The part of an RNA shown here (large-subunit ribosomal RNA, domain I) has 492 nucleotides and comes from a Planctomycetaceae bacterium. Lineage of the source: Bacteria > Pseudomonadati > Planctomycetota > Planctomycetia > Planctomycetaceae.
[in-house]
Context: one part of a larger RNA
């Protein structure tokens, strides 16, 4: 020096655990704000710091409930000074106070406007990514859409939205990469309405001179089997409806209450284990307790509960609003105009200009008026469907910053949120926008090692003591490997 074994140091893996996360389901809520929000700053305790709470009335004031013995939040024990069965602390509802600062804030969902690139096409330009990201504006608990100038092709359906399917089909496409419907059908949910105009009346203004025009208000009227106005005749208001306002109400929520049933022996530090022989069960979900507890504790099944505040189905009451024609005639009037349509240029439609309809519109143009007009994917005819150029509309649908309840072939401290931890968006980095960690576990209980000794020592260690255990000693559960050392054996 090597090999092997043993014992240690070192190190933190592994195992077990869980205070924290993640995901989902159901319900609630879906806003706050000059009556000063959000984010913050500064204060506030007997007591220095941080967190939490609160605001110069400052870990609180007041009031109405609940509750019933100890309290003065946490790290964090002690001390001090106090409160409390004349009901404190604590929990819930209402009220008061609320320093500085001073304008918007808010997670996603939704609608609209503007609108990329990386990338893919194995390069790249049309194309794709994608109308995505991002930015801006706006609204609500949802938003958008919505009562056919529809879909279709059957003598059909009948607002919108969403799901399933149709279907990776029909199609589009340097026919490359890729993009990609719709109707029918089956479900969820269902709800329909109001204006403009014709005509009538009233008022006002204007022009003209006895007639017009304009405006405002009221009535009327609202559609495609066309309807309405107008004229005539008949009949009528009762039953209803409301998506409107106010009030009342069952109930629900925001504290809570009751809630069954076990002992002995034994091992052990400890019984919930084992043995014996009982009991409850609408409760054998779960958690805790010195090892594994239906009967020890909290709970669980079940039953009950609100002075106050909030919500409120349904119902009721009041008010408000609203609601019908039938037949005939006449063919006079009305039925949304710089609109529909066209040409040029773009865009959107699954559809890249294509045979390219439909829809939107920047420029230029520009109808018809029900014997009308639009559509049925160039266009024409026949036939069929509808009635544009005004508006409103719940539900089924989307989402979760937040609250409640519950669940998991989800994670278990290099995982799971970046963050389980006194003190994480912290320490640290960056001029800044921004970036961004590490760090859990003594023991059942601190019983956290009195006292003695070594020593320069508040380091470290040896006794003693606690404990079941101290190789559980605070650098604390378990304690692998690398690496280091000591002892012994063999060997060079």
């Nucleotide at each position: 020096g090597g090999u092997a074994u043993a014992u240690g140091g070192g190190g933190a893996a592994u195992g077990c655990c869980u205070u924290g996360g993640c995901a989902u389901u159901a319900g609630a809520a879906g806003g706050c704000u000059a009556u000063g929000a959000u984010u913050g700053g500064c204060g506030u305790g007997g007591a220095a710091g941080u967190c939490u709470g609160c605001g110069a009335u400052a870990a609180g004031c007041u009031u109405g409930g609940g509750g019933g013995a100890g309290g003065u939040g946490a790290c964090a024990a002690a001390c001090g000074a106090c409160c409390u069965u004349u009901g404190a602390u604590c929990c819930c509802g209402g009220g008061a106070u609320u320093c500085c600062g001073g304008a918007g804030c808010g997670a996603a969902c939704c609608u609209g406007g503007u609108g990329a690139a990386c990338u893919g096409a194995a390069a790249c330009a049309u194309c794709u990514a994608a109308g995505u990201a991002a930015c801006c504006a706006g609204a609500g608990g949802a938003g958008a859409a919505g009562a056919a100038a529809g879909a279709a092709a059957a003598a059909u359906c009948g607002a919108u939205u969403c799901c399933u399917u149709u279907a990776g089909u029909a199609g589009c496409g340097g026919c490359g990469a890729g993009c990609g419907a719709a109707a029918c059908a089956g479900g969820a949910a269902c709800a329909g309405c109001c204006c403009a105009a014709a005509c009538c009346g009233a008022g006002a203004g204007g022009g003209u001179u006895u007639c017009c025009c304009u405006c405002u208000c009221g009535g009327g009227g609202u559609u495609g089997u066309a309807g309405g106005a107008c004229c005539u005749a008949c009949a009528u208001a009762a039953c209803g409806g409301u998506c409107g306002u106010u009030g009342a109400u069952a109930g629900u929520g925001u504290a809570g209450u009751g809630g069954a049933a076990g002992u002995a022996g034994u091992u052990g530090g400890a019984a919930a284990g084992c043995u014996a022989g009982a009991c409850c069960a609408c409760a054998g979900a779960g958690g805790g307790u010195g090892a594994c507890a239906g009967u020890c504790c909290c709970g669980u099944a079940c039953a009950c509960g609100a002075a106050a505040c909030a919500c409120a189905a349904u119902u009721c009451a009041a008010c408000a609003c609203u609601u019908a024609g039938u037949a005939g005639g006449a063919u006079u009037c009305c039925u949304g105009a710089g609109u529909a349509g066209g040409u040029c240029g773009g865009g959107u439609c699954a559809c890249g200009u294509g045979a390219a309809a439909c829809c939107c519109u920047g420029a230029c143009u520009g109808a018809a008026u029900c014997a009308a007009c639009g559509g049925g994917g160039a266009c024409c005819a026949u036939c069929c469907c509808g009635u544009a150029a005004g508006g409103c509309u719940a539900a089924a649908u989307a989402c979760u910053c937040u609250c409640u309840a519950a669940u998991g072939a989800c994670c278990g401290a290099u995982a799971g949120u970046g963050a389980a931890c006194u003190c994480a968006g912290u320490a640290g980095g960056g001029u800044g926008a921004c970036u961004g960690a590490a760090a859990g576990g003594u023991g059942a209980a601190a019983a956290g090692a009195a006292c003695c000794c070594c020593u320069g020592u508040u380091a470290g260690g040896g006794g003693a003591g606690u404990g079941a255990a101290a190789u559980a000693g605070a650098a604390u559960c378990u304690g692998a490997a690398a690496c280091c050392a000591u002892a012994u054996a063999c060997u060079u």

Annotation
Its mean pLDDT, the model's own confidence on a scale to 100, is 83.